[in-house]
Context: one part of a larger RNA
RNA sequence: GGAUGAACGCUGGCGGUGUGGAUAAGGCAUGCAAGUCGAGCGGAUUAUUUAAAGAACUUAUUGGAAAAGAUGGAUACAGCUUGCUGUGUCUUGAAAAGAUAAUUUGUAAUUUUUUUAAUUAGCGGCAAACGAGUUAGUAACACCUUGGUAAUCUACCUUUAAGCUUGGAAUAAUCUAGAGAAAUCUAGAGUAAUGCCAAAUAGUCUUAUUACCACAUAGAUAAUAAGUAAAGGACUUUAGUCCACUUGAAGAGGAGCCUAGGUCUGAUCAGCUAGUUGGUGAGGUAAUAGCUCACCAAGGCUAUGACCAGUAGGGGAGGUGAGAGCCUGACCCCCAACGACGGCACUGAGACACGGGCCGUACUCCUACGGGAGGCAGCAGUCGAGAAUAUUCCACAAUGGGCGAAAGCCUGAUGGAGCGACACCGCGUGCGGGAUGAAGGCCUUCGGGUUGUAAACCGCGGUAGCAGGGGAAGAAGUCAUUGACGGUACCCUGUGGAAAGAGGUCGGUAACUACGUGCCAGCACCGGCGGUAAUACGUAGACCUCGAGCGUUAUCC
Numbered sequence: 001g002g003a004u005g006a007a008c009g010c011u012g013g014c015g016g017u018g019u020g021g022a023u024a025a026g027g028c029a030u031g032c033a034a035g036u037c038g039a040g041c042g043g044a045u046u047a048u049u050u051a052a053a054g055a056a057c058u059u060a061u062u063g064g065a066a067a068a069g070a071u072g073g074a075u076a077c078a079g080c081u082u083g084c085u086g087u088g089u090c091u092u093g094a095a096a097a098g099a100u101a102a103u104u105u106g107u108a109a110u111u112u113u114u115u116u117a118a119u120u121a122g123c124g125g126c127a128a129a130c131g132a133g134u135u136a137g138u139a140a141c142a143c144c145u146u147g148g149u150a151a152u153c154u155a156c157c158u159u160u161a162a163g164c165u166u167g168g169a170a171u172a173a174u175c176u177a178g179a180g181a182a183a184u185c186u187a188g189a190g191u192a193a194u195g196c197c198a199a200a201u202a203g204u205c206u207u208a209u210u211a212c213c214a215c216a217u218a219g220a221u222a223a224u225a226a227g228u229a230a231a232g233g234a235c236u237u238u239a240g241u242c243c244a245c246u247u248g249a250a251g252a253g254g255a256g257c258c259u260a261g262g263u264c265u266g267a268u269c270a271g272c273u274a275g276u277u278g279g280u281g282a283g284g285u286a287a288u289a290g291c292u293c294a295c296c297a298a299g300g301c302u303a304u305g306a307c308c309a310g311u312a313g314g315g316g317a318g319g320u321g322a323g324a325g326c327c328u329g330a331c332c333c334c335c336a337a338c339g340a341c342g343g344c345a346c347u348g349a350g351a352c353a354c355g356g357g358c359c360g361u362a363c364u365c366c367u368a369c370g371g372g373a374g375g376c377a378g379c380a381g382u383c384g385a386g387a388a389u390a391u392u393c394c395a396c397a398a399u400g401g402g403c404g405a406a407a408g409c410c411u412g413a414u415g416g417a418g419c420g421a422c423a424c425c426g427c428g429u430g431c432g433g434g435a436u437g438a439a440g441g442c443c444u445u446c447g448g449g450u451u452g453u454a455a456a457c458c459g460c461g462g463u464a465g466c467a468g469g470g471g472a473a474g475a476a477g478u479c480a481u482u483g484a485c486g487g488u489a490c491c492c493u494g495u496g497g498a499a500a501g502a503g504g505u506c507g508g509u510a511a512c513u514a515c516g517u518g519c520c521a522g523c524a525c526c527g528g529c530g531g532u533a534a535u536a537c538g539u540a541g542a543c544c545u546c547g548a549g550c551g552u553u554a555u556c557c
Base pairs, nucleotide, nucleotide: 001557002556003555004554006553007552008551009550010549013427014426015425016424017423018422019420020419026383027382028381030380031379032378035126036125037124040123041122043120044119045118046117047116051112052111053110056107057106058102059101060100061099062098072091073090074089075088076087077086078085079084080083133338134337135336143262144261145260147258148257149256152255153254154253157251158250159249160248161247162246163245165199166198167197168196174189175188176187177186178185179184205227206226207225208224209223210222211221213219232243233242234241235240264310265309266308271301272300273299276298277297278296279295280294281293282292283291313335314334315333316332317328318327319326320325340361341360342359343358344357363374364373365372366371391417393416394415395414399413400411401410402409403408430460431459432458433457440451441450442449443448465495466494467493468492469491470490474485501546502545503544504543505542506527507526508525512541513540514539515538516537522529523528
């Protein structure tokens, strides 16, 4: 001088692009991060529709009910308390229980049946082994580079050949009964399928034997024997179409295993090793192999550094340097390993599986004390420790992934926004004129000098901001519809002087005076400075450097 995932001090206007838990792989409240398919299946629920039944209410008739006349009205007479009572005459005509009929002369709960549409707890399929995170372990075929696999596997996808026949037994759901605080569980009844099982058929498939070719064994061809398949769904013009399903062959992409070379420090680590090294046989695997086991032999590694100890994920790359080299392994990409710690298998094409299972350990939580639940090294967030590292945000619009025939659903991947001068880049804090060289400050030889065209003042322009108007690309789907970011970027008009500090000034090293202090207080990277005229301490003025930064600390070249 350059560099950093930086931190600290002082200061701080704007934008873009990046980047941000390096420490405790310490503990975690809360929400979300993996679902989807009803065009596989039987149910359930809701709405709708067709047909039927229909309690009840209502209406009508009857009944009471044919007599007695309740009740009300009109009128005459009598009594007296003068507006009431009594009597006579005429007139009015009520109701319960019950029965019958009506949905064509009504309403309609509900039940059964039927049509259509929607939702989905369960069974079933596919996905969940990807994507996302972290670097604890690992000095090793973990990684990088080179080959091999005649020693192997491969779901979905592509191409191609052939097929898709006939039956059966269950079980979730559901119902009933029961146990438990809960988590959850038990018994009986009971039903479906693209779930499960059997039979048929079949080859270039599998296994065995034989022949022949090859020979590095397990490769190629042929023959014989035995064995092994399948599932339906949607639509419709009833004849098909589409999507599934089964068995082969090939491809693509993916994975396993082997191999040679490379891959940190220590000899104050010199010997290490018994499944150890090899063989035979058996088991085991998709496959080779002490991978495992029985037996046999006694081997194998090592100063070209075994073994042991320490440290560490590896690479593409990054920093620096003229290069050789040295240092590093953040972000992004590839590979590996891990998912509280240790072990184990199940399912599956693929896991010995972060948001699957079982067991043990520690920790945390619930409990009715009998027993249960959990795993942020996913995205946010919280506590802790630390010098130190962000929002419990928006959206699936784009890209990509899963499922689905599709519409679509899911997606803390991803796209975006927020926070931090953490880094890089860009822009600004005005421009032109302006001398009485104003005032103030500082210095002074008291004449003046300097700050300094700096300010004031005049004119101009108008970045940020504010207000108004316009307004994207990113969208690609055949038409239509579809933008989180965002009324953002950008454009036009108006308004708008609001925005500079930090470190240094003895030499190295650009930049000096005054005062204070007096080997004190202090400075300091090195030399060194300070003991009464300090350009080295402190303050002020002036100056120098860089500039929204400037210094300090740490680390590397």